Annotation
Predicted 3D model of a 394-nucleotide RNA (Bacterial RNase P class A) from a Cytophagaceae bacterium. It matches the Rfam family "Bacterial RNase P class A". Rfam classes the family as a ribozyme. Rfam describes the family as follows. Ribonuclease P (RNase P) is a ubiquitous endoribonuclease, found in archaea, bacteria and eukarya as well as chloroplasts and mitochondria. The model forms 96% of the base pairs in the Rfam consensus.
RNA sequence: UCGUAGGGUUGGGCUGCCGCGAUGGCCAAUGUUGCCAGCGAGGAAAGUCCGGACAACGUAGCGCGCCCUACUACCUAACGGGUAGGCAGCUGGUGCUUAAGUGCCAGCUGACAGCAAGUGCCACAGAGAAUAUACCGCCGUGCCUUAAGUACGGUAAGGGUGAAAAGGCGGGGUAAGAGCCCACCGCUCGUCUGGUGACAGCGAGGCAUGGUAAACCUUAGGGGUUGCAAGAUUAAACAGUUGGCGUGUACGCACCUUCGGGUGCGUCGUGAGGGUUGCGCGCCCAAGCCAACGGGUAAAUCGCUAGAGCCACGGCGUGAGCCAUGGCCCAGAUAAAUGGUAGCCAUCACGACUAACGUGAACACAGGAUCCGGCUUAUAGACCCUACGAUUUU
Numbered sequence: 001u002c003g004u005a006g007g008g009u010u011g012g013g014c015u016g017c018c019g020c021g022a023u024g025g026c027c028a029a030u031g032u033u034g035c036c037a038g039c040g041a042g043g044a045a046a047g048u049c050c051g052g053a054c055a056a057c058g059u060a061g062c063g064c065g066c067c068c069u070a071c072u073a074c075c076u077a078a079c080g081g082g083u084a085g086g087c088a089g090c091u092g093g094u095g096c097u098u099a100a101g102u103g104c105c106a107g108c109u110g111a112c113a114g115c116a117a118g119u120g121c122c123a124c125a126g127a128g129a130a131u132a133u134a135c136c137g138c139c140g141u142g143c144c145u146u147a148a149g150u151a152c153g154g155u156a157a158g159g160g161u162g163a164a165a166a167g168g169c170g171g172g173g174u175a176a177g178a179g180c181c182c183a184c185c186g187c188u189c190g191u192c193u194g195g196u197g198a199c200a201g202c203g204a205g206g207c208a209u210g211g212u213a214a215a216c217c218u219u220a221g222g223g224g225u226u227g228c229a230a231g232a233u234u235a236a237a238c239a240g241u242u243g244g245c246g247u248g249u250a251c252g253c254a255c256c257u258u259c260g261g262g263u264g265c266g267u268c269g270u271g272a273g274g275g276u277u278g279c280g281c282g283c284c285c286a287a288g289c290c291a292a293c294g295g296g297u298a299a300a301u302c303g304c305u306a307g308a309g310c311c312a313c314g315g316c317g318u319g320a321g322c323c324a325u326g327g328c329c330c331a332g333a334u335a336a337a338u339g340g341u342a343g344c345c346a347u348c349a350c351g352a353c354u355a356a357c358g359u360g361a362a363c364a365c366a367g368g369a370u371c372c373g374g375c376u377u378a379u380a381g382a383c384c385c386u387a388c389g390a391u392u393u394u
Stems, first nucleotide, its partner, number of pairs: 001390010012345007020040002023037004027031001042365001046376002049374005054227004061281004066223005071085005086112001087110010113218002118216002120212003135159002137155007167185002170182003187205004192201003231302004240293006248268001250267007273285004309328004314323003347361005
C1' cells in the first nucleotide's frame, strides 16, 4: 500500500423564493388561501422479540398446568440487556519439552446448572458403541514336523473400522502385555493458602464416571391478566320478537286502598348468571340473566407529549455508569403534515489526471401515532479501530 473478515461513527451543510402542519401572537378589517414568529421524522421510526412507565379488571388467595431464566460480581426502573472478570474452545505469534502437552501475548466464540435421579438416542462401518470387545496381530504349550497350518490358554500395548473404541505420553517391568509400578498431565477429595465470588494455588489419593439436555427430564430462581383499538368524559339515537334458565306466595316500618291487595325502604334467605390468564377449590358481585333473529348509534373532547429527557463542563469509577453545577424545550397529526426550486460548499463518478477546471448525480436502508430502555434485521458512500494474508521500502 492492497485484499479479506469483524467492530464503531456518520450518512449531507448554508442561504433565498414558493408551498405544507400544529402552537403562539396581531387587527378599523375575522379573511375564497388574512398577516407575523420560532418549531416540525430515524439510526434503525422497521420486526413486534424482551423489559417497563401508565390505564383498567380484580380483595388480588391456594393447588395443578403453562411460560421464562441458568458461570461470578457489578450497572440499571427493569430485562432474555450492558460492563468487567473466571473457565473452556479456536486462530496467529513466541518460548519450554524425548513426547503427550504446556507457559506468555494478541484476537475471536460460548444457548457456560445437572448425564452417578431416571428414560431415550449414537446411522453406516466395525469383532465390539456403555452391563462393550477380540477382526488382524503378539506370547506360551501341544499336534504336525521342511514349511504352511491347526487346538488350547494368556493379552488389549501395536494395526484396522469409525465422529467417537472406555484415561494420555515417556520409562520400568513382563513369556507377551496391562496403572502392574514410577515421573508429568488429566480426574477425585481437602475444617490448607489467596480471592467479595466464579475460581486459582498447594497437598493427598485411587487410576475411573464415553458423548448427547436449542433430547424428554431433574434442580434452583422468577412470572396476575389485558393492553392507548388500554381507558375517562360529554352529546345523540333506539324496538323489539321467540325460546330457555332463575327469582320468598319470608319479616319489619311507612303510605295508598275498591279491604282482594299494591307501592317504597330496610333485614334475612335463594343463587340463574357474571368476574377472578387455562382448569379446580375458595372468594366477590348478583334479581334478573343467557341464546338466536332484528333495529338504532358509532359524533366530540381528553388520554397526546416536560420526559427513568437532551447538551456542556467538572469529579468518582478499569468499565458499564453515577454525582454535582449550569443551560435547553426539540412533531403531536387523525385519511394522517416538512416538499419543490436556484446558487455555493462538502461527497461520488467520468474527462483531465500533480493539480486546477468541466460535466453529471442528489444516489444506501428507509417515514412517527401512548412513551421510554434493550435485542434482532437492512444499509451506497466516507472516516476510524482490530485480526489475518500478500507486496514493497528501510
Taxonomically the source falls in Cytophagaceae (Bacteria, Pseudomonadati, Bacteroidota, Cytophagia).